[in-house]
Bacterial RNase P class A from Rhodocyclus gracilis, 375 nucleotides, folded computationally. Its mean pLDDT, the model's own confidence on a scale to 100, is 81.
RNA sequence: GAAGUCGCCUAGACAGUCGCCGGGCGCUUUGUGCGCCGGGAGGAAAGUCCGGGCUCCGCAGAGCAGGAUGCCGGCUAACGGCCGGGCGCUAUACGCCGCAAGGCAAAGGCGACGGAAAGUGCAACAGAGAAUAGACCGCCGAUGGCCCCGCCGGAAACGGCAGGGAUCAGGUAAGGGUGAAACGGCGAGGUAAGAGCUCACCGCGGACGCGGCAACGCGGACGGCACGGCAAACCCCAUCCGGAGCAAGGCCGAAUAGGGAAGCAAUGACGUGGCUCGCGUCGCUUCCGGGUUGGCUGCUUGAGCGCGUCGGUAACGACGUGCCUAGAGGAAUGACUGUCCACGACAGAACCCGGCUUACCGGGCGGCUUCCCCA
Numbered sequence: 001g002a003a004g005u006c007g008c009c010u011a012g013a014c015a016g017u018c019g020c021c022g023g024g025c026g027c028u029u030u031g032u033g034c035g036c037c038g039g040g041a042g043g044a045a046a047g048u049c050c051g052g053g054c055u056c057c058g059c060a061g062a063g064c065a066g067g068a069u070g071c072c073g074g075c076u077a078a079c080g081g082c083c084g085g086g087c088g089c090u091a092u093a094c095g096c097c098g099c100a101a102g103g104c105a106a107a108g109g110c111g112a113c114g115g116a117a118a119g120u121g122c123a124a125c126a127g128a129g130a131a132u133a134g135a136c137c138g139c140c141g142a143u144g145g146c147c148c149c150g151c152c153g154g155a156a157a158c159g160g161c162a163g164g165g166a167u168c169a170g171g172u173a174a175g176g177g178u179g180a181a182a183c184g185g186c187g188a189g190g191u192a193a194g195a196g197c198u199c200a201c202c203g204c205g206g207a208c209g210c211g212g213c214a215a216c217g218c219g220g221a222c223g224g225c226a227c228g229g230c231a232a233a234c235c236c237c238a239u240c241c242g243g244a245g246c247a248a249g250g251c252c253g254a255a256u257a258g259g260g261a262a263g264c265a266a267u268g269a270c271g272u273g274g275c276u277c278g279c280g281u282c283g284c285u286u287c288c289g290g291g292u293u294g295g296c297u298g299c300u301u302g303a304g305c306g307c308g309u310c311g312g313u314a315a316c317g318a319c320g321u322g323c324c325u326a327g328a329g330g331a332a333u334g335a336c337u338g339u340c341c342a343c344g345a346c347a348g349a350a351c352c353c354g355g356c357u358u359a360c361c362g363g364g365c366g367g368c369u370u371c372c373c374c375a
Stems, first nucleotide, its partner, number of pairs: 001371010012340007020040002023037005042346001046357002049355005054245004061277004066241005071085005086113001087111004095104003114236002119234002121230002136176002138172003143169003147165003150161004184202002187199003203225001204223002208219004249297004259288006268282004304323008
């Protein structure tokens, strides 16, 4: 310097005129008033997918059902999140191997990552056979049977051979085929032909030793070795889980019909998901109809942000210091002019916060890997 990849910041700027919302100060004719000074949409505000704060209900309990998560260790208020690690899968850039087809191959990316020997279940079709399986093609046919050829003996019938061929019974699962997947792989020996049948190596298994908090890794020895896959199938195991939600809730004002009907009622009913028990209360449930659709509050100082120091691989934490940064209410940021250049994408808060996911034009700064050049 180039390419790849990961992370962080930013997301048009400046000036002027008029307009909008909120705050502070002053004046005020107390009015939708006037003047001055500050402030005023995002990294995702989106999705409403998780987790909380907060508010209310419930003497707030126990169990069952139900739901969620799922490698190990840590962070956090918590999480299905984040950080680090482990294991598995996975590319293709430069390059390497190869006649070629292709193969190897970094940073990186992904993981719905507990258990298949507790049980049940599923895998269409094809295929002999799909998990204590199986013989379609093929190979053998040593052993038993039949036939043919050859040789020997014999007049013939017939007998013999360890000779050859073909075949039945039978053997086989190495080779081929079917399939997404076929009951370890590869090589040698062995065999009638084959087979972990035997052996070496790889794989697998439990035990042992070493390293590590652990997941797990490494090592030698031993064992021919368990019957594969799917649990985003039921299930088993471990851990966790009250409910409803700012249209929560609180206050003020105002108005109406202290209406009507049906039902249950202490052996009952109701009590913020279902069922049971417990506990509490004494009335409750359903339908029809009437009144109020006003104002204030909740409403923004936060598990907040910036900087520094220390601890930690990191996520993050502690301490110190500085800052205040939207609160609309049918919903506030608009319009015009000029200049600049990166020519502006996705896109607008509605109680608040931590995440995830999705969308996205550009600009800037770094880390890691590979290659090239120079010193």
About this RNA: Lineage of the source: Bacteria > Pseudomonadati > Pseudomonadota > Betaproteobacteria > Rhodocyclus. It matches the Rfam family "Bacterial RNase P class A". By type it is a ribozyme. Rfam links the family to the GO terms dimeric ribonuclease P complex, ribonuclease P activity and tRNA processing. Rfam describes the family as follows. Ribonuclease P (RNase P) is a ubiquitous endoribonuclease, found in archaea, bacteria and eukarya as well as chloroplasts and mitochondria.